[in-house]
RNA sequence: UUUUUAUACAGAGGCGCUGAGAGACAGGCUCAACGACGCGCCGGCAACCCCCCGCAACCGCGGGUACGGUGCCAAGUCCUGCUAAUAUAAAAA
Numbered sequence: 001u002u003u004u005u006a007u008a009c010a011g012a013g014g015c016g017c018u019g020a021g022a023g024a025c026a027g028g029c030u031c032a033a034c035g036a037c038g039c040g041c042c043g044g045c046a047a048c049c050c051c052c053c054g055c056a057a058c059c060g061c062g063g064g065u066a067c068g069g070u071g072c073c074a075a076g077u078c079c080u081g082c083u084a085a086u087a088u089a090a091a092a093a
Stems, first nucleotide, its partner, number of pairs: 001093008013042005021031003025081004043073003048069002051064005077085001
């Protein structure tokens, strides 16, 4: 990067550094020098994987935990469109 499967109306922020755009894309609307976005540290949320238990009988279902691998912590994926989109997880190539 591509493919497959699953999920996306819930939830969770402080400090420091930096300094102009950011929210995928189009249109809107919003956030932003009262410092957004990003990065770092700490904290937190969630429960996809891992792990544990049960059912079951085997790519399954239900429950639990939160040490570990990811993810996430403005606005319903911000809204509408795009849904063969976008994002994330897991697996495969």

A computed fold for a 93-nucleotide RNA from Hymenobacter montanus, annotated as SAM riboswitch aptamer (S box leader).